[in-house]
RNA sequence: UAUAGACAAAGGUAAACCUGACUGAAAAGCAGGGGCGCAAAGUCACAGAUCUAAAGCCGCAAGAUCGCGUAGAAAAAUAGAGACGAUCUGGCUAUGAACGCUGGACUGCCAAC
Repeated sequence: UAUAGACAAAGGUAAACCUGACUGAAAAGCAGGGGCGCAAAGUCACAGAUCUAAAGCCGCAAGAUCGCGUAGAAAAAUAGAGACGAUCUGGCUAUGAACGCUGGACUGCCAAC
């Protein structure tokens, strides 16, 4: 230097889950706890795959809730279609996320040959 990770040593990191009057629309991140694991589970969003959908676009067909109180009913109180209005539900889509999905790039401890 290259390959590569048997036996060790010194270390590192940290899944699920819990907490947070933290950040965010969310995915997720951050901090503390916690350890499933990881020889690159160190760093990078370059490529593929994946997650989210605020803003934007499409749909405005169908449905739900609320409002309004009309027609008709009723002795009255009252309940109250339809129409109209408001809100929500649908689909597409990163400029967002994620390197502990895969590949790639860069860097790196120790032992062995």

A computed fold for a 113-nucleotide RNA from a Bacillota bacterium, annotated as c-di-GMP-I riboswitch aptamer. The prediction has a mean pLDDT of 77. The model forms 90% of the base pairs in the Rfam consensus.